[in-house]
Context: one part of a larger RNA
RNA sequence: UUGGGUCUAAAACAUCCGUAGCUUGCUUUUUAAGUUCCUUGUGAAAUCCUAUGUCUUAAACAUGGGGCGCGCAGGGAAUACUAUUAAGCUAGAGACUGGAAGACGUAACGAGUACGUUUGAAGUAGCGGUUAAAUGCGUUAAUCUCAAGCGGACUUACAACAGCGAAGGCACGUUACGAGGACAGUUCUGACAGUAAGGGAUGAAAGCUAGGGGCGCAAAACGGAUUAGAUACCCGUGUAGUCCUAGCAGUAAACACUGUACACUAAACAUUAGUACCUCCUCGAGAGGUAUUGGUGCUGAAGCGAAGGCGAGAGUGUACUACCUGGGAAGUAUAGUCGCAAGGCCGAAACUU
Numbered sequence: 001u002u003g004g005g006u007c008u009a010a011a012a013c014a015u016c017c018g019u020a021g022c023u024u025g026c027u028u029u030u031u032a033a034g035u036u037c038c039u040u041g042u043g044a045a046a047u048c049c050u051a052u053g054u055c056u057u058a059a060a061c062a063u064g065g066g067g068c069g070c071g072c073a074g075g076g077a078a079u080a081c082u083a084u085u086a087a088g089c090u091a092g093a094g095a096c097u098g099g100a101a102g103a104c105g106u107a108a109c110g111a112g113u114a115c116g117u118u119u120g121a122a123g124u125a126g127c128g129g130u131u132a133a134a135u136g137c138g139u140u141a142a143u144c145u146c147a148a149g150c151g152g153a154c155u156u157a158c159a160a161c162a163g164c165g166a167a168g169g170c171a172c173g174u175u176a177c178g179a180g181g182a183c184a185g186u187u188c189u190g191a192c193a194g195u196a197a198g199g200g201a202u203g204a205a206a207g208c209u210a211g212g213g214g215c216g217c218a219a220a221a222c223g224g225a226u227u228a229g230a231u232a233c234c235c236g237u238g239u240a241g242u243c244c245u246a247g248c249a250g251u252a253a254a255c256a257c258u259g260u261a262c263a264c265u266a267a268a269c270a271u272u273a274g275u276a277c278c279u280c281c282u283c284g285a286g287a288g289g290u291a292u293u294g295g296u297g298c299u300g301a302a303g304c305g306a307a308g309g310c311g312a313g314a315g316u317g318u319a320c321u322a323c324c325u326g327g328g329a330a331g332u333a334u335a336g337u338c339g340c341a342a343g344g345c346c347g348a349a350a351c352u353u
Stems, first nucleotide, its partner, number of pairs: 004324003007308002012321001014202004021195003025089004031083001033082002035078008048066007092192001093189003096185003104178007111155002115151007126137002163170002207248006216242002221237004259320006267299001269297012303310002326353003336345003
């Protein structure tokens, strides 16, 4: 390389957008590049097949004919498919209109309990903590109770095998400005599509820079215990950090360990958002049912799988991309590149087994 693979054995980029490339609906038309047919030239010798001959024979050799040489070039036809030209279509895709759903995003304003703290009132000797204790707090009046003020963080119940978002993620309320999806109508465009190397954007927590903020929690650190020891688990303190603004960083068991898109292939149940119709009705934005479209789950036929299991897929096919090739050395070294740094990306070999 071929072949084979990528949920769990090695292997789906963290996610999306998108350039080149690759792939690509239906009908008619043009050209004839690919494609198919015919023909001409060329396609070394030896080797191979065959006929004759030569060395006494054989092997061998010589001469003639054939074949091989997986093709290349010139010319002439064909036009189904691919491509190309022109014109059209509506099933893909997009736009438009309508009423619903949503913790989707950004910003502003407001609310709530708890916690901490300050002040005042009331009240007296303990509080706190643990398996048990101690460190710690407390007569300069603690803990506990009540009231008021201030502060920062957070958002109970509702709350789910619910919802939304490309992923990360998103949950008190209201408002403003934005975005996306589903359904229904079938008005418009007329293949405008799929995937995507490079490239771009977004990307939890921790971390970094500058300026704010700091209630609680809490790496580091200190003290008390435990213990043979205890650089821990338990307890008391406690700084970065956690929060906000503007930047950087670009990684996670970033997981469903499952790339994206399209077509096809049994059923049953639950739930969620629509639509159409039927029945009931207290006429309500109500209740129930049937059909259908999109989503989320659960059981499961066929099928698949080494099995666990999967089962609108991990089934049957198509298009495109990324990645894998024994373990260790190693996600290390080196070079390059990005970063303020920490480090990220790319990424070996010797040697060993």
Predicted 3D model of a 353-nucleotide part of an RNA (small-subunit ribosomal RNA, central domain) from a Nanobdellota archaeon. Its Rfam family is "Archaeal small subunit ribosomal RNA". Clan: SSU clan.